[in-house]
């Protein structure tokens, strides 16, 4: 250098054009003599620029970052 593939809450992971969603950690509250645990809520995210659409996390380019393969 070519070529595949990946990049979503603090982590691990769904979402294949139309409200981003779960898990576990966090925070509240309930229970408890107390903590745990368990039940109830909450709060938290699409690598970055641009394209196409009414509408993009998704679709197309460029970049960047990781990973494998070819040379």
């Nucleotide at each position: 250098g070519c070529a595949c593939u990946g990049g979503u809450c603090g982590u691990c992971c769904a979402g294949a054009g139309g409200u981003a969603g779960g898990a576990c950690a966090c925070c509240g509250c309930a229970u408890u003599c107390g903590u745990a645990a368990u039940g109830c809520g909450g709060a938290g995210a699409c690598g970055a620029g641009g394209u196409u659409u009414c509408g993009a996390a998704u679709c197309c380019c460029u970049c960047u970052c990781g990973g494998u393969g070819c040379u």

A computed fold for a 71-nucleotide RNA from Blastopirellula marina, annotated as transfer RNA.
Rfam family: tRNA. Rfam classes the family as a transfer RNA.